[in-house]
RNA sequence: UAUAUUUAAUGCCAAACCUAUCGUGAGGUAGGGACGGAAAGCCAAGGAUCUUUUAAAAGACAGCCUGGUUGCAAAG
Numbered sequence: 001u002a003u004a005u006u007u008a009a010u011g012c013c014a015a016a017c018c019u020a021u022c023g024u025g026a027g028g029u030a031g032g033g034a035c036g037g038a039a040a041g042c043c044a045a046g047g048a049u050c051u052u053u054u055a056a057a058a059g060a061c062a063g064c065c066u067g068g069u070u071g072c073a074a075a076g
Stems, first nucleotide, its partner, number of pairs: 005076002012037002017032006035063001041069003045066003049060004
């Protein structure tokens, strides 16, 4: 110096819920809020779940899992 892991620090993010708004809907956005998180940063590539649709298909979801990619860090 690089990588992996553990535990921390400075900090970071923000579940449920409430209000407003967008959407047929799942759900998204903003504010409040804080269950939690060491990638709870990003990516819809694969699966799961959910929505629309007569079916095919289309969409939602990264805080469901797998995968890819980037980043912080006193100390061991």